[in-house]
RNA sequence: GGGGGUGUAGCUCAGUUGGGAGAGCGUGUCGUUCGCAUCGACAAGGUCAGGGGUUCGAAUCCCCUCACCUCCA
Repeated sequence: GGGGGUGUAGCUCAGUUGGGAGAGCGUGUCGUUCGCAUCGACAAGGUCAGGGGUUCGAAUCCCCUCACCUCCA
């Protein structure tokens, strides 16, 4: 330098045909208990890596950039 892949909550990840942004763990509050743990309920937490384009509508399609992984040189 070139090809491919990954980037979504604090962590691990899903999101299958373009229309609701989610799960588990973790955190907080409440209940349960003499107390802790377990269990249950509720809640908070997001620039979907960044920018641009297409579209009525983009995490999803297209282009550029960045970071990381991998292959070739």

RNAcentral holds the sequence, with entries from ENA. A computed fold for a 73-nucleotide RNA from a Candidatus Dadabacteria bacterium, annotated as transfer RNA. It matches the Rfam family "tRNA". Its family is annotated with triplet codon-amino acid adaptor activity in the Gene Ontology. The source organism's lineage runs through Bacteria, Pseudomonadati, Thermodesulfobacteriota and Candidatus Dadabacteria.